[in-house]
Context: one part of a larger RNA
RNA sequence: AAGUAGCGAAAAGACGGGCGAGAAUCCCGUCCGCCGAAAGCCUAAGGUUUCCUGAGGAAGGUUCGUCCACUCAGGGUAAGCCGGGACCUAAGCCGAGGCCGAAAGGAGUAGGCGAUGGAAGACUGGUUAAAAUUCCAGUGCCGCCGAAAACCGAUAUCAGUGAAGUGGUGACGCAGGAGGGUAAGUUAUCAGACGGAUGGAAGAGUCUGUUCAAGCGGGUAGGGAAGCCGGCAGGAAAAACCGCCGGCGGAGUUUCUGAGACGUGACGAGGAGCGGCGAUACACUCAAAGCGAACUAAUCGACCCCAAACUGCCAAGAAAAGCCACUAGCGAGGGAUAGGCGCCCGUACCGGAAACCGACACAGGUAGGCAGGUAGAGAAUACUAAGGCGCGC
Numbered sequence: 001a002a003g004u005a006g007c008g009a010a011a012a013g014a015c016g017g018g019c020g021a022g023a024a025u026c027c028c029g030u031c032c033g034c035c036g037a038a039a040g041c042c043u044a045a046g047g048u049u050u051c052c053u054g055a056g057g058a059a060g061g062u063u064c065g066u067c068c069a070c071u072c073a074g075g076g077u078a079a080g081c082c083g084g085g086a087c088c089u090a091a092g093c094c095g096a097g098g099c100c101g102a103a104a105g106g107a108g109u110a111g112g113c114g115a116u117g118g119a120a121g122a123c124u125g126g127u128u129a130a131a132a133u134u135c136c137a138g139u140g141c142c143g144c145c146g147a148a149a150a151c152c153g154a155u156a157u158c159a160g161u162g163a164a165g166u167g168g169u170g171a172c173g174c175a176g177g178a179g180g181g182u183a184a185g186u187u188a189u190c191a192g193a194c195g196g197a198u199g200g201a202a203g204a205g206u207c208u209g210u211u212c213a214a215g216c217g218g219g220u221a222g223g224g225a226a227g228c229c230g231g232c233a234g235g236a237a238a239a240a241c242c243g244c245c246g247g248c249g250g251a252g253u254u255u256c257u258g259a260g261a262c263g264u265g266a267c268g269a270g271g272a273g274c275g276g277c278g279a280u281a282c283a284c285u286c287a288a289a290g291c292g293a294a295c296u297a298a299u300c301g302a303c304c305c306c307a308a309a310c311u312g313c314c315a316a317g318a319a320a321a322g323c324c325a326c327u328a329g330c331g332a333g334g335g336a337u338a339g340g341c342g343c344c345c346g347u348a349c350c351g352g353a354a355a356c357c358g359a360c361a362c363a364g365g366u367a368g369g370c371a372g373g374u375a376g377a378g379a380a381u382a383c384u385a386a387g388g389c390g391c392g393c
Base pairs, nucleotide, nucleotide: 013031014030015029016028017027018026032390033389034388035387040370041369042368046350047349050348051075052074053073054072055071056070060068061067080141081140082346083345084344085343087118088117092113093112094111099106100105122139123138124137125136126135142342143341144340145339151334152333160330161329165326166325167324168323169322173313174312175311176310179306180305181304185299186298187297188296190209191208192207193206194205211269212268215264216263217262222257223256224255225254227248228247229246230245231244232243234242235241270295273291274290278286279285314317356365357364372384373383374382375381
């Protein structure tokens, strides 16, 4: 320079009360304003205690500060079923022997590691200051172990088990439209509450609610295809499995698959409201216990489910485990249920952000899911619900 520029989106604050030494800035209340395909909710990465409670105010906070993601102390993350591991493989990486190479080392077989993929068993309600598919209540499911019995088998007329082997399945592109459903919504119905301060409104009034899962049961709309007999030199051994050949047979008889609905789960839970321990400005109100109404119908309707479906097309669209079948083999016992057991890691909190990446409490960047109402073709746009905010002078 200069007490100058600036104090970081023009979404906006105002008033009353409280605490306090001190209040535009903290807390409570009322009104106003802003977002609402987000400025709400869930969640991956990343962060790593920032979460909750009590206390504090030097510094950090672009002002203030009694406040805080700051300082100090204490507390908080509970799983057979969620995610990962004790399963599988992809790109890629490692790599016994062996190969190559002055050395260091390189490539690579068998084998292994490696999710962003495959496989695989839990739902609803309640509860904390802070955790919940983890705790609690109720109702389930999976794997393993496992008593007495029926029954099956006991040297075979062989019960049961069974491969690291064989086969099938898993198993996949893009585009398109139709059908059947469900979620969500809307209206009515029913139930409860309310009673227009100022001209009127006891009604075709207003407000709120009208909810509920996995699992189990038979199995539907729909979709696919068989099945039986004989033969065989293929599937590196074997096979009753797969494959090939021949015959019979079938267009829905048969069989596989399959949403949803219905029933059950539920003599349960939830539920507006009542209530009022207690708190409070002593009166509204609210946060304990307890009580607890209705709980139906129509309509609209998804990008979700049936669906790995169907139709079309050419550029012709992972692998392995798992699962199913088959034998080789093992084999003298097998067998349901009651009952028992179920390991390790993550789990707080932020997560379109003041907590991540940007030197900052930075107008930037950040994968996925959810998708209410009125108008609208629409996730545009405008207003709005739930919810969250008014951007720290």